[in-house]
RNA sequence: CGCGGAGUAGAGCAGCUGGUAGCUUGUCGGGCCCAUAACCCGGAGGUCGAAGGUUCAAAUCCUUCCUCCGCAA
Repeated sequence: CGCGGAGUAGAGCAGCUGGUAGCUUGUCGGGCCCAUAACCCGGAGGUCGAAGGUUCAAAUCCUUCCUCCGCAA
């Protein structure tokens, strides 16, 4: 230099067939309990790697760039 994959909440992931983002776990508050764990209820936390473009509307489609992983050389 070439090819492919990945980037979404603290962590691990889904959503990619455009329609306003969810699951598990963690965290915080409450309940239950003599107490802890477990269990139950509720909350906070994301401008979806960055910048443009298309569109009424973009995590999703197009372009460029950045980071990580792999293949080939």